[in-house]
Context: one part of a larger RNA
RNA sequence: GAUGAACGCUAGCGGGAGGCUUAAUACAUGCAAGUCGAGCGGUAACUAUGAGUAGCAAUACGAGUAGCUAGAGCGGCGCACGGGUGAGUAACGCGUACAUGACCUGCCCUUUACUGGGGGAUAGCCUCGGGAAACUGAGAUUAAUACCCCAUGGUAUUAUUAUGCUGCAUGGUGUGAUAAUUAAAGCUGAGGCGGUAAAGGAUGGGUGUGCGUCUGAUUAGCUAGUUGGAAAGGUAACGGCUUACCAAGGCGAUGAUCAGUAGGGGGCGUGAGAGCGUGAACCCCCACACGGGUACUGAGACACGGACCCGACUCCUACGGGGGGCAGCAGUAAGGAAUAUUGGUCAAUGGAGGAAACUCUGAACCAGCCAUCCCGCGUGAAGGAUGAAGGGGCUCUGCCUUGUAAACUUCUUUUGAAUGGGACGAAAAAAGGGGAUUUAUCCUCGACUGACGGUACCAUUAGAAUAAGCACCGGCUAACUCCGUGCCAGCAGCCGCGGUAAUACGGAGGGUGCAAGCGUUAUCC
Repeated sequence: GAUGAACGCUAGCGGGAGGCUUAAUACAUGCAAGUCGAGCGGUAACUAUGAGUAGCAAUACGAGUAGCUAGAGCGGCGCACGGGUGAGUAACGCGUACAUGACCUGCCCUUUACUGGGGGAUAGCCUCGGGAAACUGAGAUUAAUACCCCAUGGUAUUAUUAUGCUGCAUGGUGUGAUAAUUAAAGCUGAGGCGGUAAAGGAUGGGUGUGCGUCUGAUUAGCUAGUUGGAAAGGUAACGGCUUACCAAGGCGAUGAUCAGUAGGGGGCGUGAGAGCGUGAACCCCCACACGGGUACUGAGACACGGACCCGACUCCUACGGGGGGCAGCAGUAAGGAAUAUUGGUCAAUGGAGGAAACUCUGAACCAGCCAUCCCGCGUGAAGGAUGAAGGGGCUCUGCCUUGUAAACUUCUUUUGAAUGGGACGAAAAAAGGGGAUUUAUCCUCGACUGACGGUACCAUUAGAAUAAGCACCGGCUAACUCCGUGCCAGCAGCCGCGGUAAUACGGAGGGUGCAAGCGUUAUCC
């Protein structure tokens, strides 16, 4: 000098930031991922109409039909993002430089060509069951942008094969032939929105290699899919990735193997630098999601709020059987020296879905708590000596000190109080109108919308009013006397103080330093 700090004493305000470093311990409760009716069938309620029934009538009930549309369902997209944590990991990671002639890429952009015909189901609804529940069985019936079949045209992929050009490379590229496989979906408010195939782009990822990346030799040998080959399988893709066969290799004192510790980096702290220490907050990468394992779906996962299995724990049970996973945001218990609200809003930014309106969003933006840190402001200013009285302290008994301090006079009103006004952040996107343009699109007009918050800020009013502590005073080190104590009680970072005159202990007066803080402890340079 520094800190994600803690503890002691003290405490007025504002702005900005930060806030479980310990038990990757266990979790009550709520919320954190949905959305689309312009893909589909379809219903309660509602609206309109209304056969009919009752009634003398007013009226009441009301099958059915149409519209519209909650909940549930099929289907699509999303749920692989965003958010959390650092357990594991010493290399499969990270950093850096390359490679991919060994690869993939939903949504998005550009371009090209298409979007024909048919079929069978199934959820829902209905009926009948089983079960305490979770859930589940059977029958009947129905739709689709769900599923399946055929066709089409050109294309694509793979294999075999012919051939031109070309590369350092196991190959690249063009033109053919044969065989195999292989497309589509409609909706609409008529403006559009989609679907299929292919090429290119963009973006995002996968994979590989070199170098760098803590400690221990009181760890010296390690290794059989092990090292390599050619083959097959597998993968989006190379590869012992896997398998059978063949060879016997591969690593190691330039530290293999083993053990311990640890997420890595940008950075951060300190230092003149070299370096040393560190990896909170913010950003990038990685890993994990009760412990372990496995795959499914998908463009993408071996998937935090998905599935299955084993295990531990826990909850419900009608004992037959079921449910659960806060290292999401709050919150609880426990541990600990120690770390906050079961808050508000989607207004802005961003994300998902949707043509849109819009819905969802504990991402985010805000507010609450905490002197935890940084910055700023204030606790008054000027005058005022008889150096007042009184008090305290000292004392050589002084117009020595506390002390211009106070009183008193004049002034100011930051802050606080009261009253009134009052934002920026928000102008778009959209609906709709107009114009330009070959479309795409562009220009213009255009209403609404603020959680924070009646907050920031501004004005007015009265009034010094509402606001100072903490540590130290032997030397290092700025700051001294008295009393008490008497090697006691105690102090102490080092040297050292204390045994009767202690500037070193305790108190007082005075002083010094810093100041809404000041000290102590811990840790780093």

Notes
RNAcentral holds the full RNA, with entries from ENA and SILVA. The part of an RNA shown here (small-subunit ribosomal RNA, 5' domain) has 525 nucleotides and comes from an uncultured bacterium.